Bacterial RNase P class A from uncultured Ruania sp., 364 nucleotides, folded computationally. The RNAcentral record of the sequence draws on MGnify.
RNA sequence: GAGUCGGCCAGGCGGUCGCGUCGCGGGGAAACUCGCGCCGAGGAACGUCCGGGCUCCACAGGGCAGGGUGGUGGGUAACGCCCACCCGGGGUAACCCGCGGGACAGUGCCACAGAAAUCAGACCGCCGCCCGGUUCGCCGGGCGGUAAGGGUGAAACGGUGGUGUAAGAGACCACCAGCGCACCGGGUGACCGGUGCGGCUCGGUAAACCCCACCCGGAGCAAGACCAGACAGGAAGUGCUCGAGGGCUGCCCGCCCGAGCUUCCGGGUAGGUCGCUGGAGGCGUGCGGCAACGUACGUCGUAGAUGGAUGGCCGCCACCGGGGCAAGGCUCCGGGACAGAACCCGGCGUACCGGCCGACUCAU
Numbered sequence: 001g002a003g004u005c006g007g008c009c010a011g012g013c014g015g016u017c018g019c020g021u022c023g024c025g026g027g028g029a030a031a032c033u034c035g036c037g038c039c040g041a042g043g044a045a046c047g048u049c050c051g052g053g054c055u056c057c058a059c060a061g062g063g064c065a066g067g068g069u070g071g072u073g074g075g076u077a078a079c080g081c082c083c084a085c086c087c088g089g090g091g092u093a094a095c096c097c098g099c100g101g102g103a104c105a106g107u108g109c110c111a112c113a114g115a116a117a118u119c120a121g122a123c124c125g126c127c128g129c130c131c132g133g134u135u136c137g138c139c140g141g142g143c144g145g146u147a148a149g150g151g152u153g154a155a156a157c158g159g160u161g162g163u164g165u166a167a168g169a170g171a172c173c174a175c176c177a178g179c180g181c182a183c184c185g186g187g188u189g190a191c192c193g194g195u196g197c198g199g200c201u202c203g204g205u206a207a208a209c210c211c212c213a214c215c216c217g218g219a220g221c222a223a224g225a226c227c228a229g230a231c232a233g234g235a236a237g238u239g240c241u242c243g244a245g246g247g248c249u250g251c252c253c254g255c256c257c258g259a260g261c262u263u264c265c266g267g268g269u270a271g272g273u274c275g276c277u278g279g280a281g282g283c284g285u286g287c288g289g290c291a292a293c294g295u296a297c298g299u300c301g302u303a304g305a306u307g308g309a310u311g312g313c314c315g316c317c318a319c320c321g322g323g324g325c326a327a328g329g330c331u332c333c334g335g336g337a338c339a340g341a342a343c344c345c346g347g348c349g350u351a352c353c354g355g356c357c358g359a360c361u362c363a364u
Base pairs, nucleotide, nucleotide: 001362002361003360004359005358006357007356008355009354011317012316013315014314015313016312017311019040020039022037023036024035025034026033027032042338046349047348049347050346051345052344053343054220055219056218057217061253062252063251064250066216067215068214069213070212071085072084073083074082075081086100087098088097089096090095101211102210106209107208108205109204110203123150124149125146126145127144128143129142130141131140132139133138158176159175160174161173162172163171177201179198180197181196182195183194184193185192186191224274225273226272227271233265234264235263236262237261238260245257246256247255248254281300282299283298284297285296286295287294288293319335320334321333322332323331324330325329
């Protein structure tokens, strides 16, 4: 100097005007109001994409359907998250990326270009034979052979060299690559290394259907519980063991409950309390572990609104950018993002003015 990875901060102080919960005091019958005091958003509170806690409903059973995950081993309450490793790809490197089971169970699809896109394929070329022509160099036509060469493509039925042949071809041989099988060694495992044999070679796509393995009840704090309060019924249809309807929260079987149910018209309520914030919690140290993380001890602790508070302005300081003066310095102007709790956690993803710290790599 260039770069990779990880962590942290998200202005501070004061004044002033406001807002919300709670506490104390005053006023008021009450609603409420006044004064004082305490506390009052985030790294993502966001998106609501995953996973859980919690709550209610369901928890005889069987089958089908549906959804999700997808290398291996671990972590965790759990996960689609995290850690470590393996394999593949990129980078000189630190490091980064992977929607990473199966394409000899089956089916489908493979644009354009190209002669031919999968039991593939003769367009040019090469070779043989026949016919015709000939300026004896060859040219034209026909019938065959040929995947070595050219050309097309993301992809054309292994690569190089040789034998062989009319020309060619794994037709044959050597080496290499790949695939399969067997054995040996290492690893918990994914997998890695080695030896031998085989036929000589087998396209891609599963974020297409599908197959395999594993996982999955439903709904969500408007869950749910309690208190207070209001009201008025009517019509039609259908059913009461020949059973409507409901539950087993996708469907079927099966089981259970069962006298009401459905539609329309009309009427009424929509207040309060709890749930509610201390929890798989944060930080520090020790120990175990490569790590994610676990564990022991110590220590810290105040948002809980319900039409939904957490804000505005001014001053000083600090920070960043730009300008002026001859530099240090002084001074002027400008800037501070993204966003914002609503039951609570663990993740992921996305947004963001700027700044700081640490570790590592490469070059000199």